A computed fold for a 92-nucleotide RNA from a Steroidobacteraceae bacterium, annotated as c-di-GMP-I riboswitch aptamer. It was read from a public genome assembly, where an Rfam model found it. It matches the Rfam family "c-di-GMP-I riboswitch aptamer". Gene Ontology term of the family: cyclic-di-GMP binding. Its mean pLDDT, the model's own confidence on a scale to 100, is 86.
RNA sequence: CAACGUGAAGGGCAAACCCGUCGAAAGGCGGGGACGCAAAGCCUCCGAUCUGCGCGGCGCGAAACGUUGCGUCAGACAGCGGGGUUACCGGC
Numbered sequence: 001c002a003a004c005g006u007g008a009a010g011g012g013c014a015a016a017c018c019c020g021u022c023g024a025a026a027g028g029c030g031g032g033g034a035c036g037c038a039a040a041g042c043c044u045c046c047g048a049u050c051u052g053c054g055c056g057g058c059g060c061g062a063a064a065c066g067u068u069g070c071g072u073c074a075g076a077c078a079g080c081g082g083g084g085u086u087a088c089c090g091g092c
Stems, first nucleotide, its partner, number of pairs: 004090002012037002017032006035079001041085003045082003049076004053071007
């Protein structure tokens, strides 16, 4: 330096759920709480997923509504996967 994480130490993060708050929603943030995590630190570049909007199909007599597919659209998600980037410890 790279790979690795079955050991140790000091630590770190925090799912569901609950409360508060922001948002139309997906969801974000703060507090409580721990299912888990060796990058569960950071970044939407790619794919997936979710929300909204638009268009088309279907259901309905029509509209509303529901559902489904698509998108040079607007968002969310880094604890879905890939990729990028930085980093603590170091036993066999």